Predicted 3D model of a 66-nucleotide RNA (Fluoride riboswitch aptamer (crcB RNA motif)) from a Gemmataceae bacterium. Rfam family: Fluoride riboswitch aptamer (crcB RNA motif). Gene Ontology terms of the family: response to fluoride and positive regulation of gene expression. The prediction has a mean pLDDT of 81. The source organism's lineage runs through Bacteria, Pseudomonadati, Planctomycetota, Gemmatales and Gemmataceae.

[in-house]
RNA sequence: CAGAUUGAGGGCGAUGGAGUUCGCCUGAACCGCCGGCGUUAGCCGGCUGAUGACUCCUACCGGGAG
Repeated sequence: CAGAUUGAGGGCGAUGGAGUUCGCCUGAACCGCCGGCGUUAGCCGGCUGAUGACUCCUACCGGGAG
C1' cells in the first nucleotide's frame, strides 16, 4: 500500500418527521409499477403509496355530521 474477514460507527430501503423492529450497504446499498413505440439508448401515456413493516404526527385525498 492492496485484498479478505470481523467489530464499532455511519448510511440506505420510489414524497416529510419521530419511536420500535427487519433487511441491505460500507463507497455502495437506494433511485415504484403498467401499457405503447423503438434494434438499442430512450420517448409517450396511465396507476398506487408520505411506512421496508408497525404505531404516531404533519401534509395530501375521499365521505359524513355540526